This is a predicted structure of a 334-nucleotide RNA (Bacterial RNase P class A). The sequence was found by an Rfam model in a public genome assembly. Its Rfam family is "Bacterial RNase P class A". The family's RNA type in Rfam is ribozyme.
RNA sequence: CGAGCGGAACAAAUGACUGCGCCUUAUUAUGAGGUGAGGAACGUCCGAGCACCAUAGGGCAGAACGCCGGGUAACGCCCGGUGGAGGCGACUCCAAGGAAAGUGCAACAGAAAUAAACCGCAGCAAGGGCUGUAAGGGUGGAACGGUGAGGUAAGAGCUCACCGAAAUCAUUGGCAACUUUGAUUUCCUGUAAACCCCGUUCGGUGCAAGAUUGAUAUAGGAGCAUUUAAUAGCGGCCCGCUAAGCUUCGUGUAAUCGCUAGAGCCUGUUGGCAACUGCAGGUCAAGAUAGAUGGUCAUAUAAACAGAACUCGGCGUAUGAGCCGUCUCGAUUC
Numbered sequence: 001c002g003a004g005c006g007g008a009a010c011a012a013a014u015g016a017c018u019g020c021g022c023c024u025u026a027u028u029a030u031g032a033g034g035u036g037a038g039g040a041a042c043g044u045c046c047g048a049g050c051a052c053c054a055u056a057g058g059g060c061a062g063a064a065c066g067c068c069g070g071g072u073a074a075c076g077c078c079c080g081g082u083g084g085a086g087g088c089g090a091c092u093c094c095a096a097g098g099a100a101a102g103u104g105c106a107a108c109a110g111a112a113a114u115a116a117a118c119c120g121c122a123g124c125a126a127g128g129g130c131u132g133u134a135a136g137g138g139u140g141g142a143a144c145g146g147u148g149a150g151g152u153a154a155g156a157g158c159u160c161a162c163c164g165a166a167a168u169c170a171u172u173g174g175c176a177a178c179u180u181u182g183a184u185u186u187c188c189u190g191u192a193a194a195c196c197c198c199g200u201u202c203g204g205u206g207c208a209a210g211a212u213u214g215a216u217a218u219a220g221g222a223g224c225a226u227u228u229a230a231u232a233g234c235g236g237c238c239c240g241c242u243a244a245g246c247u248u249c250g251u252g253u254a255a256u257c258g259c260u261a262g263a264g265c266c267u268g269u270u271g272g273c274a275a276c277u278g279c280a281g282g283u284c285a286a287g288a289u290a291g292a293u294g295g296u297c298a299u300a301u302a303a304a305c306a307g308a309a310c311u312c313g314g315c316g317u318a319u320g321a322g323c324c325g326u327c328u329c330g331a332u333u334c
Stems, first nucleotide, its partner, number of pairs: 001330004005325003010320001013299006020036006038305001042316002045314005050206004057239004062202005067081005082096001083094004097197002102195002104191003118137002120133005145163006164187007173178001210257004220249005231243003264283006271276001
């Protein structure tokens, strides 16, 4: 200098004038002070807080997760490891339990993909062909584990030596997943993001949840039932339990709360590889409801993705000028 790998923060700022929403306060018809969109507010994919339903009870179906240990309110999230795959490397990725419980599937090519013989080799025959074989060749992602020697009519784990894989037992290190070493047995593959088996977890619906107060509108209509039963009780089915009502037609439907002090944020410090925990101090930052959070000027310059609607913890996606590193590779110079 070039090419990479990993990562955090920022999202404008200051001043003047002016407009809008909320809160506090004062004064009288207007003042003063404070405050006002995001890192993803997007997706609505997970988890919860909170509210209601029946005492959230039992079970089935269903769904999710799936190596080990830890974190967290919890999670399908995060951190650290183990095993495997990719990369020269820094690093990155994994839907990572079970194929020896069962069922299913494996296109095409090839002779044959739960088992066989196309070419070939050997023997008999000398005519067609028959018998043996799976070492060599071909097809394929994969062809009855691999290399070498012996043996054989020719060959083959047929025998032996050294390896590979799986299972079991012992053994080294580790909390564990796993790992080191050795012995024995076996050697017809793969696939569970196919059905399935095993383990763990899960009540449901959701702020249009729900609560309070009223106004208006029916002196309402029809059907079933009236404590056995039927029916109703907020995903489905069954059991159990509870209820005096249930279903349907028609009329009408306002205001306030919920609504922002939190598993909150900032600083310092203890413990921990880390995620994160403990302790101390400080601090209060939108609450709209036909929906506010803006506009102009000056300095300066830097623009994208984009717009709160109960609130948080994550994940996924979109995106801007620049920035950081005892990190990796290459070239050059000293």